[in-house]
Context: one part of a larger RNA
RNA sequence: AACGCUAGCGGCAGGCCUAACACAUGCAAGUCGAGGGGUAGAAGCUUUCGGGCUUUGAGACCGGCGCACGGGUGCGUAACGCGUAUGCAAUCUGCCUUACACUAAGGGAUAGCCCAGAGAAAUUUGGAUUAAUACCUUAUAGUAUAUUUUUGUGGCAUCACAAGAUUAUUAAAGAUUUAUCGGUGUAAGAUGAGCAUGCGUCCCAUUAGCUAGUUGGUAUGGUAACGGCAUACCAAGGCAAUGAUGGGUAGGGGUCCUGAGAGGGAGAUCCCCCACACUGGUACUGAGACACGGACCAGACUCCUACGGGAGGCAGCAGUGAGGAAUAUUGGACAAUGGGCGCAAGCCUGAUCCAGCCAUGCCGCGUGCAGGAUGAAGCAUCUAUGGUGUGUAAACUGCUUUUGUACGGGAAGAAACACCUCUUCGUGAAGAGGCUUGACGGUACCGUAAGAAUAAGGAUCGGCUAACUCCGUGCCAGCAGCCGCGGUAAUACGGAGGAUCCAAGCGUUAUCC
Numbered sequence: 001a002a003c004g005c006u007a008g009c010g011g012c013a014g015g016c017c018u019a020a021c022a023c024a025u026g027c028a029a030g031u032c033g034a035g036g037g038g039u040a041g042a043a044g045c046u047u048u049c050g051g052g053c054u055u056u057g058a059g060a061c062c063g064g065c066g067c068a069c070g071g072g073u074g075c076g077u078a079a080c081g082c083g084u085a086u087g088c089a090a091u092c093u094g095c096c097u098u099a100c101a102c103u104a105a106g107g108g109a110u111a112g113c114c115c116a117g118a119g120a121a122a123u124u125u126g127g128a129u130u131a132a133u134a135c136c137u138u139a140u141a142g143u144a145u146a147u148u149u150u151u152g153u154g155g156c157a158u159c160a161c162a163a164g165a166u167u168a169u170u171a172a173a174g175a176u177u178u179a180u181c182g183g184u185g186u187a188a189g190a191u192g193a194g195c196a197u198g199c200g201u202c203c204c205a206u207u208a209g210c211u212a213g214u215u216g217g218u219a220u221g222g223u224a225a226c227g228g229c230a231u232a233c234c235a236a237g238g239c240a241a242u243g244a245u246g247g248g249u250a251g252g253g254g255u256c257c258u259g260a261g262a263g264g265g266a267g268a269u270c271c272c273c274c275a276c277a278c279u280g281g282u283a284c285u286g287a288g289a290c291a292c293g294g295a296c297c298a299g300a301c302u303c304c305u306a307c308g309g310g311a312g313g314c315a316g317c318a319g320u321g322a323g324g325a326a327u328a329u330u331g332g333a334c335a336a337u338g339g340g341c342g343c344a345a346g347c348c349u350g351a352u353c354c355a356g357c358c359a360u361g362c363c364g365c366g367u368g369c370a371g372g373a374u375g376a377a378g379c380a381u382c383u384a385u386g387g388u389g390u391g392u393a394a395a396c397u398g399c400u401u402u403u404g405u406a407c408g409g410g411a412a413g414a415a416a417c418a419c420c421u422c423u424u425c426g427u428g429a430a431g432a433g434g435c436u437u438g439a440c441g442g443u444a445c446c447g448u449a450a451g452a453a454u455a456a457g458g459a460u461c462g463g464c465u466a467a468c469u470c471c472g473u474g475c476c477a478g479c480a481g482c483c484g485c486g487g488u489a490a491u492a493c494g495g496a497g498g499a500u501c502c503a504a505g506c507g508u509u510a511u512c513c
């Protein structure tokens, strides 16, 4: 963990181990009008009733950033995948921080809107016109890039670094309104990533030989970067009993269980890394992907269709079917923490925080306490006018009120951002004061009232192993972990009385030490 019987409460945790099986429905990634054009609409004024003006303005569109994070799963993988320790003179890094320099002049389009079409739909075609922080051209530029080259220093082969010279190439974007937010280049930092290497990393030898881009070299291409990474040519190498190759199994670690330890076992929750996103493949965009809720192709499956053609991917959160011994709500909130976008207000966030269900586990509390012997009745038992056990147990008397019920009060989690006022330096920061914001929740907690009131079961009792008698049954019915009980006096089966052990749990089954 599940199952059986039973069940009063709370706190903290955990909750598809099986079919990486298929999924109805809703939600899970948006945001920016302080980048741009601008419409439907709304309000007001006016009108010759056609309309005109002002303010405002959703959705959609172009553009920017994000969507590579966060969340899920463990199929694959025995591998530099992971762990640990190093290296990169072989590398990249959006946003962020620091420093320096700059932000000049022009141009042509295109979506939207309008007009006209095609199609059942998904979608799509043509024409006209328009904007930008979209795109393009030009200028300027250096500690940038490339070529040629000088000197110096250092090192670990190739070389690295520093200071120069020559030639060539490459930048930028504005917005709101007066102070900000941006843009471009370079250098450095931080963060993140990539690559290489030593060592460690399950079972089978009833797997003994394996390998042609294979092993190395030269050249070229490719990459951010080294490299047979790829291609051409050349050589014939490379691995293996210190287990190659093949087969089986498996995500790895921190950790967890057990144990005096050494070891043995596991890899749930939480954290780090890896891999995957219906199955297989491919690249595009981008700082970053070969991308779960992006694209294309092929396949299987499901759905729509007017038969021409289209749509989809819960191993996100809930939820459904199926499988299974077995695992929860189609809940609330962005109040907090964090993330994305935004100057900000704010918007989004099934991350997260909470609530719901489940004795699934751990921990805590309660189901009363004291007195009370005619040792009551009942029940059981015996040697049976009587004794013994149940048993201070009950009745009865007094006390308490945890808990439960009723009523009343009632949090912390909130400090900020923004706004207002003030102080300091000084022209955008820091600090102080004020103000605002709670899903959980009228919850936790506190107080008052009455009243023992609302609350005990399960397994076992032959030995191992704590706990014994009677009745029934008669190798039957049955029990059983092992030994074994049962065939007429069964402490072993079934019932009863009593006892023992645990206790809101107790047993059984499975599994590990």
Stems, first nucleotide, its partner, number of pairs: 001509005008365006014358002016323001021321003025318003030065003035062002041056006072276003081201008091193002096189008104138004114127005144169003148165007174181003202248003209239003214236008251273004255266004278299005301312004329355001331354003337351001338349004368399004378390005405449005413440001419434007457502005462483003468497005478485002
Record summary:
This is a predicted structure of a 513-nucleotide part of an RNA (small-subunit ribosomal RNA, 5' domain) from Flavobacterium sp. J372.